Context: one part of a larger RNA
RNA sequence: GCCAGCGAGUUACUCGUCCACGGCGAGGUUAAGGAAACGGAGCCGUAGCGAAAGCGAGUCUGAACAGGGCGUUCAGUCGUGGGCGGUAGACCCGAAACUGAGUGAUCUAUCCAUGGGCAGGUUGAAGCGGGGGUAAGACCCCGUGGAGGACCGAACCGACCUAGGUUGAAAACUGGGCGGAUGACCUGUGGAUCGGAGUGAAAGGCUAAUCAAACUCAGAGAUAUCUGGUUCUCCCCGAAAUAUAUUUAGGUAUAGCCUCAGGCGUUCAAUAGCGGUUGUAGAGCACUGUUUGGCCUAGGGGGCCUACCAGCUUACCGAAGUCAGGCAAACUCCGAAUGCCGUUAUUCCAGAGCCUGGGAGUCAGACUGCGGGGGAUAAGCUUCGUGGUCGAAAGGGAAACAGCCCGGACCGUCGGCUAAGGCCCCUAAUUCCAUGCUAAGUGGGAAACGAUGUCCGAUUGCACAGACAACCAGGAUGUUGGCUUAGAGGCAGCCAUUCGUCUAAGGAGUGCGUAAUAGCUCACUGGUCAAGUGCUCGUGCGCGGAUAAUGUAACGGGGCUCAAGCCAGCCCCCGAAGCUGUGGGCUUCAUCUUCGGAUGGAGCGGUAGGAGAGCGUUCCUCGUGCAGUGAAGCGGUCGCGGCAAGCGUCCGUGGAGCGCGGGGAAGUGAGAAUGCAGGC
Numbered sequence: 001g002c003c004a005g006c007g008a009g010u011u012a013c014u015c016g017u018c019c020a021c022g023g024c025g026a027g028g029u030u031a032a033g034g035a036a037a038c039g040g041a042g043c044c045g046u047a048g049c050g051a052a053a054g055c056g057a058g059u060c061u062g063a064a065c066a067g068g069g070c071g072u073u074c075a076g077u078c079g080u081g082g083g084c085g086g087u088a089g090a091c092c093c094g095a096a097a098c099u100g101a102g103u104g105a106u107c108u109a110u111c112c113a114u115g116g117g118c119a120g121g122u123u124g125a126a127g128c129g130g131g132g133g134u135a136a137g138a139c140c141c142c143g144u145g146g147a148g149g150a151c152c153g154a155a156c157c158g159a160c161c162u163a164g165g166u167u168g169a170a171a172a173c174u175g176g177g178c179g180g181a182u183g184a185c186c187u188g189u190g191g192a193u194c195g196g197a198g199u200g201a202a203a204g205g206c207u208a209a210u211c212a213a214a215c216u217c218a219g220a221g222a223u224a225u226c227u228g229g230u231u232c233u234c235c236c237c238g239a240a241a242u243a244u245a246u247u248u249a250g251g252u253a254u255a256g257c258c259u260c261a262g263g264c265g266u267u268c269a270a271u272a273g274c275g276g277u278u279g280u281a282g283a284g285c286a287c288u289g290u291u292u293g294g295c296c297u298a299g300g301g302g303g304c305c306u307a308c309c310a311g312c313u314u315a316c317c318g319a320a321g322u323c324a325g326g327c328a329a330a331c332u333c334c335g336a337a338u339g340c341c342g343u344u345a346u347u348c349c350a351g352a353g354c355c356u357g358g359g360a361g362u363c364a365g366a367c368u369g370c371g372g373g374g375g376a377u378a379a380g381c382u383u384c385g386u387g388g389u390c391g392a393a394a395g396g397g398a399a400a401c402a403g404c405c406c407g408g409a410c411c412g413u414c415g416g417c418u419a420a421g422g423c424c425c426c427u428a429a430u431u432c433c434a435u436g437c438u439a440a441g442u443g444g445g446a447a448a449c450g451a452u453g454u455c456c457g458a459u460u461g462c463a464c465a466g467a468c469a470a471c472c473a474g475g476a477u478g479u480u481g482g483c484u485u486a487g488a489g490g491c492a493g494c495c496a497u498u499c500g501u502c503u504a505a506g507g508a509g510u511g512c513g514u515a516a517u518a519g520c521u522c523a524c525u526g527g528u529c530a531a532g533u534g535c536u537c538g539u540g541c542g543c544g545g546a547u548a549a550u551g552u553a554a555c556g557g558g559g560c561u562c563a564a565g566c567c568a569g570c571c572c573c574c575g576a577a578g579c580u581g582u583g584g585g586c587u588u589c590a591u592c593u594u595c596g597g598a599u600g601g602a603g604c605g606g607u608a609g610g611a612g613a614g615c616g617u618u619c620c621u622c623g624u625g626c627a628g629u630g631a632a633g634c635g636g637u638c639g640c641g642g643c644a645a646g647c648g649u650c651c652g653u654g655g656a657g658c659g660c661g662g663g664g665a666a667g668u669g670a671g672a673a674u675g676c677a678g679g680c
């Protein structure tokens, strides 16, 4: 891991409550006991109110004959079954822990008693002897001696590094190096100390592979607002992820939303009309604030004047006022669309609505459109409101893709029509028709900004009296204008009504250039040529801006250019579980009914969950059957029928019990629980 087996809402209570059915009924019913008949203690109901005394269809409060509260109307009770609740382990499995009584120091920690062990080598303390030395000493030398938590290094004890090992040879090892190795050394045997206790050269270490409180059994099915699991079928309906409260936030209670029963009977909803309501969007500046510029001006500052009082002035500041122009969630002189409320009518007859009661589940929501807050007018962000979808929804489209678009699957069908989206090939359907645009593979990712891309529209300048571009020629003179300057000659800088002359035209000069001149050029003019040529504005489609990690990789791919791209138009087709044809099943309502059913309307996606109808398993009971001429079980075949399943035939195996109909009772259904035991 697989297989088959076991495996989870049970049982008790004269408990509570509701529903169904039944008995009796202003009554119902018994308990212990008894063979029974009985037994009437008791319980519930038949009257309430008050704290109570108590009173009583009333009573309490109260001074009250007031008001108010609760009553006075409404049938109960005893069984059986069922739903839910309560008390019990209460659907099952699961803690870490707590308490008690015991068992452990054959491992290990420390201690006690008694034994054992430490190759070999090195160093050479004290003391002692001799010699020297001294007044005596001290002291020095040589020898002897053999001290040491001394040195090197086996056994022995340890475990610093590294490699291997990691389903190991081993639940801590092996190899190679490594530390101690006469000591606070190692070790045998026997003994002592233990669970909030021991022991500890202290690491929360160790106390039998277990230690921040050992192990065993018991309380015990501790408790678990937590996780996991919870077993047959069909049929009808079908949620919630919100509000309030909470030592509450992943729990719970009440309400909301679902379901079932009973009652009411269109009260619901949509649309239209009519009547009301509001202060949002927008707008506005009349209020409250804020704000730009101007005018005007009280006041203040500066200056002048001044003994004081005053006065004059101002390119300073500036309240109020005024003109023009703005802004506001907490501004409003205004003010929609929607919404909401009421009413009338119409449509609808729908699993609409309302009331009472039984049963729930839900309290983590998600994305998306629109309206806001928070954030950065960030987030697959967060938090509200209002719709949608998912949740609990399959199907078609979006290449793939819960939340987007279309559309809601009872079943069959090798029929038809459509939606979104598509129609060159992959791939069902137009290489359809007619007109433009794009040249960028734009399409098929992106901004500010930039640009003689290109289409269309508009205003305007110049132009056959010749424009624009190009080419040829001229571009002069007073004069080197004046000033400045070393110089300043059109061209460093400053000044100027920057003039005058000759002219077809030519600036007191557009740029380059020189030290300054010179030189080149431009404006401007003539000629050649010949028909358009400039500036600007508004659009359409394109261009640049454009950089990412394995590999094209930013159309699903191929591939596409008067498209198979883009804008607008036309015709056809394809396309879903939508709609429809046809056959069948079921639910519910209405009508009819010969009670068998028929006809008609509406319906049948579904998680949590509610309600209904069934199948199967084991046993009991009543009835009725089968079986050694072969029961059950197991393997297979065929037929009927088919929702679970059931019935029958036949073959094989097997070898002794088993079915069917009615009723009853449950240890009653397995795929999941890191489920339990077994087999492989």
Base pairs, nucleotide, nucleotide: 001680002679003678005676006675011088012087013086015085016084017083018082019081020080021079022078023077024076027044028043029042033038048055049054058070059069060068061067091229092228094226098219099218100217101216102215103214109193110192111191112190113189114188115187116186117185118183120152121151122150123148127144128143129142130141131140132139156180157179158178160177161176162175163174164173195211197207198206199205232614233613234612236610237609242255243254244253245252246251256362257361258359259358260357261356262355263354264353267352269347270346271345272344273343274342275341276340277339282334283332284331288328289327290326292324293323294322295321299317300316301314302313303312304311365390366389367388368387369386370385371384372383373382374381395406396405397404410584411583412582413581415580416579417578421574422573424558425557426556433569436566437565443560449544450543453541454540456538457537458536460534461533462532470528471527472526473525474524476501477500478499481495482494483493507522511520512519585604586603587602588601589600590599591598592597615669617666618665619664620663621662622661623660624659625658626657633653634652635651636650638648639647640646

The part of an RNA shown here (large-subunit ribosomal RNA, domain II) has 680 nucleotides and comes from an Actinomycetes bacterium. RNAcentral holds the full RNA, with entries from ENA. Rfam family: Bacterial large subunit ribosomal RNA. Rfam links the family to the GO terms ribosome and structural constituent of ribosome.